The RNA shown here (FMN riboswitch aptamer (RFN element)) has 133 nucleotides and comes from a Candidatus Fermentithermobacillaceae bacterium. The sequence was found by an Rfam model in a public genome assembly. Of the family's consensus pairs, 100% are formed in the model. Its mean pLDDT, the model's own confidence on a scale to 100, is 83. NCBI's taxonomy places the organism under Bacteria, Bacillota, Candidatus Fermentithermobacillia, Candidatus Fermentithermobacillales, Candidatus Fermentithermobacillaceae.

RNA sequence: GAGGAUCUUCGGGGCGAGGUGAGCGGCUACGGCCGCGAUUCCUCACCGGCGGUAAAAGUCCGCGACUCGCGACAGCGAUUGACCCGGUGGAACUCCGGGACCGACGGUAUAGUCCGGAUGGUAGAAGAUCUUG
Numbered sequence: 001g002a003g004g005a006u007c008u009u010c011g012g013g014g015c016g017a018g019g020u021g022a023g024c025g026g027c028u029a030c031g032g033c034c035g036c037g038a039u040u041c042c043u044c045a046c047c048g049g050c051g052g053u054a055a056a057a058g059u060c061c062g063c064g065a066c067u068c069g070c071g072a073c074a075g076c077g078a079u080u081g082a083c084c085c086g087g088u089g090g091a092a093c094u095c096c097g098g099g100a101c102c103g104a105c106g107g108u109a110u111a112g113u114c115c116g117g118a119u120g121g122u123a124g125a126a127g128a129u130c131u132u133g
Base pairs, nucleotide, nucleotide: 002132003131004130005129006128007127008126009125010124016044017043018042019041023036024035025034026033027032045113046112047103048102049063050062051061052060058101059100067078068077069076070075083099084098085097086096087095105116106115107114
């Protein structure tokens, strides 16, 4: 240094400003007036799990999560979003410059950012002990 077994710890980020006003409430001289009111709408803002890769990736390849199906459980299977141009270089869809794009389900005024399932689960990361040749 490698393989195996057991165990421990860790293991996801993000709404701030302005506008609009669905609604809700109050007052009324019944004409209206006033207040509250979206992290969901509009403009700007902000965020990016894990392994891989000729060089660092939300958008390449794969995995996990979410969702669906099967199963008594363990688990198995399916589904699963989005990028281009220019530059540097031996090498970059990963860096630099520019312009874009994407983001489960339930709730609620239409949600990547709020609340909830979740004090959950997982890809995996680090370490300890034992063991094998």